[in-house]
RNA sequence: AACUUAUCAAGAAAGACUGAGGGAAAUGGCCCGGGGAAGUCUUAGCAACCACCAUCAUAGGAGCGGUGCUACAUCCAUCCAAAAAAGGAAAGAUAAGUG
Numbered sequence: 001a002a003c004u005u006a007u008c009a010a011g012a013a014a015g016a017c018u019g020a021g022g023g024a025a026a027u028g029g030c031c032c033g034g035g036g037a038a039g040u041c042u043u044a045g046c047a048a049c050c051a052c053c054a055u056c057a058u059a060g061g062a063g064c065g066g067u068g069c070u071a072c073a074u075c076c077a078u079c080c081a082a083a084a085a086a087g088g089a090a091a092g093a094u095a096a097g098u099g
Stems, first nucleotide, its partner, number of pairs: 002098007013043005021032003026078004044070004049066002052061002074091001079088002
């Protein structure tokens, strides 16, 4: 890389370096960006998947460890259904397991 399962309309910031793009892919939109994008580093915060405590189990606790995340619903739509939809599927992201 691949497969399986679960979740994805909640939540959460600054500083430094750097210097033009970014919002997963494709298309169509719509936003963000020299009053500084993406990226790297530092600190802070949010969350609670694994791990920890408790329990027969679940709910629960804590947030030290492994992580993830901190504009706009996974930014919106694009396949099915359909009057619409926090509907279904696919894809993507995150976690754990298998391998």
Notes
A computed fold for a 99-nucleotide RNA from Niabella aurantiaca DSM 17617, annotated as SAM riboswitch aptamer (S box leader). NCBI's taxonomy places the organism under Bacteria, Pseudomonadati, Chitinophagaceae, Niabella, Niabella aurantiaca. Its mean pLDDT, the model's own confidence on a scale to 100, is 85.